[in-house]
Molecule: transfer RNA
Organism: Rivularia sp. PCC 7116
RNA sequence: GGAUUGUUAGCUCAGUAGGAAGAGCGUCCGCCUUUAAGCGGAAGGUCGCAGGUUCAAUUCCUGCACAAUCCA
Repeated sequence: GGAUUGUUAGCUCAGUAGGAAGAGCGUCCGCCUUUAAGCGGAAGGUCGCAGGUUCAAUUCCUGCACAAUCCA
């Protein structure tokens, strides 16, 4: 330098032939308990960044950044 894949909640990850975002763990609150465990509830997201297409984009297209793998 080139190719491919990935970037979504504090962490690990789903999601989609475009209709507007979820799980587990963690955190906080409550119930119970000697404590834990258990049960119930809540908060937490510019879906990497910037553009484009579209009535509508996490999803399609382009560029950039970062990470991993491969080639040179």